This record gives sequence, C1' cells and structure tokens, in this order.
RNA sequence: GCUCCCGUAGCUCAGCUGGAUAGAGCAGCUGAUUCCUAAUCAGCAGGCCGGAGGUUCGAAUCCUCUCGGGGGCG
Repeated sequence: GCUCCCGUAGCUCAGCUGGAUAGAGCAGCUGAUUCCUAAUCAGCAGGCCGGAGGUUCGAAUCCUCUCGGGGGCG
C1' cells in the first nucleotide's frame, strides 16, 4: 500500500430480504420474600446503533468517506 471481518445499553451479544415503539442475558437501582445474607420473584433506569455525508416515504440494516480494533497479501 491492497483486501476481508468487527464496532448496537457498563459488559457479552441478537436484530431475518430497509418498515414502523431498538431487544436479550449479566451487571446496576427499587420493592417483595428472609432474623440477616445469598438465592428467587416483580418492577425501574440505561442506547442519538463508532463518526460524517448520501439514497429512500422510511436506514442499525444500502452507498461513499472517515476513525478504532483484528486477520490475510505484498
């Protein structure tokens, strides 16, 4: 230098061929239960989907550029 993959909640990940309110588990907080703790149960909060443009009625999803991480080739 070329090329491929990954980047979604604090962490690990889903998200099917663009469709509508973005989800799960763990962690966190509140409550119930308990003599207390743990466990269990119920609920709550947490995200501008790495960033910027573009296409579209509509983009996490498609296109371009760019940033970070990893692999391959030279």
The RNA shown here (transfer RNA) has 74 nucleotides and comes from an Alphaproteobacteria bacterium. The source organism's lineage runs through Bacteria, Pseudomonadati, Pseudomonadota and Alphaproteobacteria. Its mean pLDDT, the model's own confidence on a scale to 100, is 80. Its Rfam family is "tRNA".